Background:
A computed fold for a 335-nucleotide RNA from a Bacillota bacterium, annotated as Bacterial RNase P class A. Rfam family: Bacterial RNase P class A. Rfam classes the family as a ribozyme. The coordinates come from a structure-prediction model, not an experiment, and the mean pLDDT is 77. Taxonomically the source falls in Bacillota (Bacteria, Bacillati).
RNA sequence: CGAGCAGGCCAGGUGAUCGCGGGCCGAAAGGCCCGAGGAAAGUCCGAGCUGCGCAGGGCAGGGUGCUGGGUAACACCCAGUGGGGGCGACCCCAAGGAAAGUGCCACAGAGACAUACCGCCCGCAAGGGCAAGGGUGAAAAGGCGUGUGUAAGAGACCACCGGGGCCUAGGUGACUAGGCUGCCAGGCAAACCCCACCCGCAGCAAGACCAAAUAGGGAAGGAAUGACGCUGCCCGUCGACCUUCCGGGUACGGUCGCUCGAGGUGCCGGGCAAUCGGCGCCCAAGAUAGAUGAUCACCCAUCGACAGAACUCGGCUUAUGCGCCUGCUCGCAAG
Numbered sequence: 001c002g003a004g005c006a007g008g009c010c011a012g013g014u015g016a017u018c019g020c021g022g023g024c025c026g027a028a029a030g031g032c033c034c035g036a037g038g039a040a041a042g043u044c045c046g047a048g049c050u051g052c053g054c055a056g057g058g059c060a061g062g063g064u065g066c067u068g069g070g071u072a073a074c075a076c077c078c079a080g081u082g083g084g085g086g087c088g089a090c091c092c093c094a095a096g097g098a099a100a101g102u103g104c105c106a107c108a109g110a111g112a113c114a115u116a117c118c119g120c121c122c123g124c125a126a127g128g129g130c131a132a133g134g135g136u137g138a139a140a141a142g143g144c145g146u147g148u149g150u151a152a153g154a155g156a157c158c159a160c161c162g163g164g165g166c167c168u169a170g171g172u173g174a175c176u177a178g179g180c181u182g183c184c185a186g187g188c189a190a191a192c193c194c195c196a197c198c199c200g201c202a203g204c205a206a207g208a209c210c211a212a213a214u215a216g217g218g219a220a221g222g223a224a225u226g227a228c229g230c231u232g233c234c235c236g237u238c239g240a241c242c243u244u245c246c247g248g249g250u251a252c253g254g255u256c257g258c259u260c261g262a263g264g265u266g267c268c269g270g271g272c273a274a275u276c277g278g279c280g281c282c283c284a285a286g287a288u289a290g291a292u293g294a295u296c297a298c299c300c301a302u303c304g305a306c307a308g309a310a311c312u313c314g315g316c317u318u319a320u321g322c323g324c325c326u327g328c329u330c331g332c333a334a335g
Base pairs, nucleotide, nucleotide: 001331002330003329004328005327006326007325008324009323010321012299013298014297015296016295017294018293020035021034022033023032024031025030037306041317042316044315045314046313047312048311049203050202051201052200061199062198063197064196065195066080067079068078069077070076081095082093083092084091085090096194097193101192102191103188104187105186117134118133119130120129121128122127142161143160145158147157148156162183164181165180166179167178168177169176170175207256208255209254210253217246218245219244220243221242222241226238227237228236229235263282264281265280266279267278268277269276270275
C1' cells in the first nucleotide's frame, strides 16, 4: 500500500424569533423548565401489569431440544464441546432418540432392507457355492491393500483408517485421550412418533372509578269509576299508575391506568465473560384526533440516510448515511 476479519462510536452543534404538547409559578399578562430513535419499525419471542378461569393430577394441544453458566423470563446472551466452511483473522449449525412401533426413499436398477441381472467357482448336466469385479442410483451388508486364505470368495484372518461397546485416566459436564473388542446390517425424526423439560385464556379499545340524562329491570309501600272469584257489599288474588330505595348496561363526557423503572450513570469489588454486588449522583415526552416544526445567523466541510413514541421493559430480526476509532489476519514492496 492492497484485500479482508472482529468490536465500538456518531446520527450536526450554538444562538435568536414565531408556533405546538406537557409540568411548575402567577389573579392575569406572562415567565421558567422538559419535549422521539438506534432502530421509536416488524409485532417474531420472553416478561411485568390487568381482567376472567383454576383443589390436585392426568389427557389433548403448543413450544424447547449438545454442556455449564447468566437472567424476572426467553427461541436471548456468555463461556465451552462436537460438526461444517475459510490459507488465515474468524464465521456458521433446531446438534436428543432410527436395536419401541408405523411410514417414505422419485427415476434408474435384479434388489432401497434383504435381494443376485451380468459375473466368479464346482459340476457333463441337473443343481449347488459366492458376492471380489461390472452395471443402476443421492444412497447397495464399513473403507482400503498386487496382504493371508480359498475351488471361487467373504472381517473368515491381518495391517492402516472409520464406527459401536467395555475398561482406565482427565473434565462439574458436553466430551477427550489411551487400551481391549471383527463390526447382525442403509438413510430420513424442519415424517408420524418416543423421551426429557416448560406452558391456563385474553390483552391498555386490558381494566378501575365519577356524576348527570334517557330507556328498561328488581324490592318495599300505597292504589282506581279497574279485572277475576255468577251478581252487590265485605274479603282474597292480580293490578294501570304513584312514592321511596337498589344494583346493572352504553364507542356520551371526564378521571385514573400513564410513566420512578427488572431505570440511567460514575467509581470500587467478584467473575475469562454474559453479568452480579456495594456506594454516590441524576429524573430524561406522556398526547387522546393525537405535540416535537419553520425561518434566519454563525461554526465545521456542501449535514445528509433509514425513519417518528401511544401501557412498560428484556431480546431477536429487518431498514439505513457521511465517516471515525481500536485490535487482528493474509498478500506485495522497501528497510